RNAcentral holds the sequence, with entries from MGnify. The RNA shown here (Glycine riboswitch aptamer) has 80 nucleotides and comes from a soil metagenome. Its Rfam family is "Glycine riboswitch aptamer". From the family's description: This family represents the bacterial glycine riboswitch. Of the family's consensus pairs, 90% are formed in the model.
RNA sequence: CUCCGCGGGAGAGAUCCCGGACCAUCGGGGCGCCGAAGGCGAAACCGCCCGGAAACGCUCAGGCAAAAGGACCGCGGCGG
Numbered sequence: 001c002u003c004c005g006c007g008g009g010a011g012a013g014a015u016c017c018c019g020g021a022c023c024a025u026c027g028g029g030g031c032g033c034c035g036a037a038g039g040c041g042a043a044a045c046c047g048c049c050c051g052g053a054a055a056c057g058c059u060c061a062g063g064c065a066a067a068a069g070g071a072c073c074g075c076g077g078c079g080g
Stems, first nucleotide, its partner, number of pairs: 001079001003077006013031001015030005032064003038060001039058003045052002
C1' cells in the first nucleotide's frame, strides 16, 4: 500500500404537481437544498512547463425519514 473482517462515520424537503390499481408503492415533471462514493476544476507545495495535488470550489453523476450507501478513522488478518 492492496484486499478481507469488525467497529465508528456527517450534511441536505418522509417537498409540490401529474398518471396508474390513489394515505403504501411505482413512473414522469417542477421548485428548493446537501457535500464525504465517483467525476471535473484547482490553492499551497514539488525550482519553471508538464504532471501530481486539499477536508477548497463546481454539483455532471449521486443524495435530502429510517434502512442502505458513505469519504475518512480505529483494530485484526492474508499478501506485496